Predicted 3D model of a 93-nucleotide RNA (Glycine riboswitch aptamer) from Sphingomonas sp. JC676.
[in-house]
RNA sequence: UAGGCGCGCGCGGGAGAGUGUUGACCCUCGGGUCAUCCGCCGAAGGAGCAACCGCCCCGGAAUCUCUCAGGCACAAGGGACCGCGCGAGCCAC
Numbered sequence: 001u002a003g004g005c006g007c008g009c010g011c012g013g014g015a016g017a018g019u020g021u022u023g024a025c026c027c028u029c030g031g032g033u034c035a036u037c038c039g040c041c042g043a044a045g046g047a048g049c050a051a052c053c054g055c056c057c058c059g060g061a062a063u064c065u066c067u068c069a070g071g072c073a074c075a076a077g078g079g080a081c082c083g084c085g086c087g088a089g090c091c092a093c
Base pairs, nucleotide, nucleotide: 001092003091004090005089007087008086009085010084011083012082013081018038020037022035023034024033025032026031039072040071041070045068046066047065048064052060053059054058
């Protein structure tokens, strides 16, 4: 320092699936909350297999798989991942 790597913060984008049933409570009588049952979703997290990779008989591994958790009208919130900016760190020059 043009750069690469991941990390932290900020901003922007960000999907899927039920206005389901039943009961209780609250209430401004429109609705809301909690729980049960059935049905579903995958992109917090978690788990499993594995292409592949490595310091190699042991490890690391997904957007695949499972749904424990989470979620399923709108809104809010969360949200893998992507982009931009800032910060320091490591690598490289």